[in-house]
Order: sequence, then structure tokens, then C1' cells
RNA sequence: AGUCAGGUCAGGACAGGUCAGGACGACAGGAAAACUGGAGUCAGGACAGGUCAGGACAGGAC
Repeated sequence: AGUCAGGUCAGGACAGGUCAGGACGACAGGAAAACUGGAGUCAGGACAGGUCAGGACAGGAC
């Protein structure tokens, strides 16, 4: 220098889970443009995990 199987650390990609909020909002209640409830839609946040391919570091075996 090379090969192999592990360890530690910080990141990347992907698909999901849980939680609390935001915007829009069919429709219903309502005299009402107030107000209340609200199927559904959208873009984000937090948390703990999963899968995949890499990186760094210190060791081990041959």
C1' cells in the first nucleotide's frame, strides 16, 4: 500500500408514523356582510424511528 468484517461521529436522499399549529374552505346554523360549527384542500414546523448510497476518524484480522 491492498483486502475483509465491525465500531464511533456528522451529514445526504427517499417513503412513511406521531403531535401541535397556519391558510383556504363546500356545506350547516344564523335576519345578516357579524358570529359559530365544519367535510375537504394546500404549504410548512417539531419529535422518534425505517430504508438506501456515500463521507470522516480511531482501531481489528489477513
RNA, 62 nucleotides, folded computationally. The coordinates come from a structure-prediction model, not an experiment, and the mean pLDDT is 78.